Background: A computed fold for a 368-nucleotide RNA from Roseovarius sp., annotated as Bacterial RNase P class A. The prediction has a mean pLDDT of 78. Its Rfam family is "Bacterial RNase P class A". It is annotated as a ribozyme. The RNAcentral record of the sequence draws on ENA. Of the family's consensus pairs, 96% are formed in the model. Lineage of the source: Bacteria > Pseudomonadati > Pseudomonadota > Rhodobacterales > Roseovarius.
RNA sequence: GCGGAGGGCCGGAUGGCCGCACCGCCCGCGCGGCGGUGAGGAAAGUCCGGACUCCACAAGGCAACGGUGCCGGGUAACGCCCGGCCGGGGCAACCCGAGGGAAAGCGCCACAGAGAACAGACCGCCUCCGCACCCCGUGCGGCGGCAAGGGUGAAACGGUGGAGUAAGAGCCCACCGCGGUCCGGGCAACCGGGCCGGCAUGGCAAGCCCCACCGGGAGCAAUGCCGAAUAGGGAUCGCGCAUGGGCCCGCCUUGGCCUUGCGAUCCGGGUUGGCAGCAAGAGCCUGGCAGCGAUGUCAGGCCCAGAUGAAUGGUCAUCGCCGGGGGCGACCCCGGUACAGAAUCCGGCUUACAGGCUCUCCGCGCAU
Numbered sequence: 001g002c003g004g005a006g007g008g009c010c011g012g013a014u015g016g017c018c019g020c021a022c023c024g025c026c027c028g029c030g031c032g033g034c035g036g037u038g039a040g041g042a043a044a045g046u047c048c049g050g051a052c053u054c055c056a057c058a059a060g061g062c063a064a065c066g067g068u069g070c071c072g073g074g075u076a077a078c079g080c081c082c083g084g085c086c087g088g089g090g091c092a093a094c095c096c097g098a099g100g101g102a103a104a105g106c107g108c109c110a111c112a113g114a115g116a117a118c119a120g121a122c123c124g125c126c127u128c129c130g131c132a133c134c135c136c137g138u139g140c141g142g143c144g145g146c147a148a149g150g151g152u153g154a155a156a157c158g159g160u161g162g163a164g165u166a167a168g169a170g171c172c173c174a175c176c177g178c179g180g181u182c183c184g185g186g187c188a189a190c191c192g193g194g195c196c197g198g199c200a201u202g203g204c205a206a207g208c209c210c211c212a213c214c215g216g217g218a219g220c221a222a223u224g225c226c227g228a229a230u231a232g233g234g235a236u237c238g239c240g241c242a243u244g245g246g247c248c249c250g251c252c253u254u255g256g257c258c259u260u261g262c263g264a265u266c267c268g269g270g271u272u273g274g275c276a277g278c279a280a281g282a283g284c285c286u287g288g289c290a291g292c293g294a295u296g297u298c299a300g301g302c303c304c305a306g307a308u309g310a311a312u313g314g315u316c317a318u319c320g321c322c323g324g325g326g327g328c329g330a331c332c333c334c335g336g337u338a339c340a341g342a343a344u345c346c347g348g349c350u351u352a353c354a355g356g357c358u359c360u361c362c363g364c365g366c367a368u
Stems, first nucleotide, its partner, number of pairs: 001364010012319007020038007027030001040339001044350002047348005052219004065215005070084005085099001086097004100210002105208002107204003122150002124146003128142006158176005177199001178197008223276004233267007244259005283302008320337007
C1' cells in the first nucleotide's frame, strides 16, 4: 500500500424569533413573569423472559398439553449472554450448526435402478459339460459357483491394501471405521491410549415417539380510592288517605288493567370525570477489587420525560459533514443530511438506519 475478519461508538453544532408540556418560585393574581427539565439506539416488531396487580388453587405425585434440548458457568429469569467441546467452511483472522436418543417401537426413503433394509443380479467374472471351427483358443448353449469390476442413485448392507481362489467373498491378515471393556487427562461435553469382537448397527426424530428439565390464567383498558347533577334502586321518619297517577284509543264518553301518593334524611351501585398505580430504579457515571469472560462486589458522585384528543415543535442565519460541477489557487455554485419517535417498568432477541469515527487481528506485496 492492497484485500479481509471481529468488536465499540457517534448519528449534526451555535445563535435569534415564535410556540408546546410538566415542575418550582414570585407578585400588583393575570391563560402573568422568572428559572429548570423535556425521546431513542433502536422509543419499533410485541417474538422470548421477568417485576407488579387481580382471578383460580391445601401439599405432593402421575397423566395430558405446550416449550426447551452438546457441556460448564452467568443472571431475578430467559429460547439471552460468556467460556469450552464436537462437526462443517476458510491459507488465516474468523464464521456457520433446531448440536439429546435411530441395537424401545411404528412410519417414510421421490426419480433412476436388477435391488432402498430379513436386499439384489442388468452388464459382468469363473470351473465343468455339450456343440461348431483342423488344433491352441474362440463363439454359442446348459448345470452350477460368484459379486471383484461396470452401471443407477442423496444413499447399494463397512472402507483401503494384501493374502487367498477356478473366479470370488471379513473366508483370512494389517490399518481405518464401528461396538464392548480397561487405563490416563478433564467438573463435564469430550480427548488420548491398551485389549477384545470379523461386523452384527444405512438415513430421517424439522413424521410419530422415547428421555431429561421448565411451565396455572389474564393483563396498567391490570388493580385500588374519590365520586356532583339528572334518572332509577333500597331503608327510616313525617304528612295524607282524598282519591290521584299511569296504560289501552287519533280524540271524547263508557269500560278494562296496573299502581298508594308527597316530602325529608340516609345507604348502596355507578356513567362522564378526578386521584393513585406512575417515574429512586435488577437505575446512571467514575474508579478499585475478583474472574479468561459473561458478571459480581465495594467506594464516591448523580437524579435523568411523565402526557392522557396525548408536550418534546416551527422558522431564519452562520457553520459542519457527504456527493457533483467550476477555478492554477484562495474559493465559488448546486443537491443531500438517515431510520424513526416514549405511554406501567425492566432484561434480551430481531428488524430499520444518510453519513462517519475508532480499536484489535489476519493474508499478500514493497522498503529498511